Predicted 3D model of a 99-nucleotide RNA (Glycine riboswitch aptamer) from Marinobacter changyiensis. The sequence was found by an Rfam model in a public genome assembly. The coordinates come from a structure-prediction model, not an experiment, and the mean pLDDT is 83. Rfam family: Glycine riboswitch aptamer. Its family is annotated with glycine biosynthetic process in the Gene Ontology.
RNA sequence: UUGGUGUUAGCGGGAGAGACUGUAUCGCACCGACAUGCGAUCGGCGCCGAAGGAGCAACUGCCCCGGAAACUCUCAGGCAAACGGACCGCUAGCAUGAA
Numbered sequence: 001u002u003g004g005u006g007u008u009a010g011c012g013g014g015a016g017a018g019a020c021u022g023u024a025u026c027g028c029a030c031c032g033a034c035a036u037g038c039g040a041u042c043g044g045c046g047c048c049g050a051a052g053g054a055g056c057a058a059c060u061g062c063c064c065c066g067g068a069a070a071c072u073c074u075c076a077g078g079c080a081a082a083c084g085g086a087c088c089g090c091u092a093g094c095a096u097g098a099a
Base pairs, nucleotide, nucleotide: 001099002098004096005095006094007093008092009091010090011089012088013087018045020044021043022042024041025040026039027038028037029036046079047078048077052075053073054072055071059066
């Protein structure tokens, strides 16, 4: 000095699935009041998987342990928009060790 790996930050891209339902509660709007609309919570049924979490193959002659994911399960999360979002790209630091 240059590329690699890990990590942090910034910017950009980023899917799926009910704008479901309710003699329920709260808030806002409107109203003299009731009714109505929207949002949130709770209950019900139906779904999604790419925050997080969990499970396992090969690997071993046997057992135990270890052992990956974008696979699987859906506890959590999510199902108009927004937020979030694995992962990818670019930029800049830090660490590492190679030429």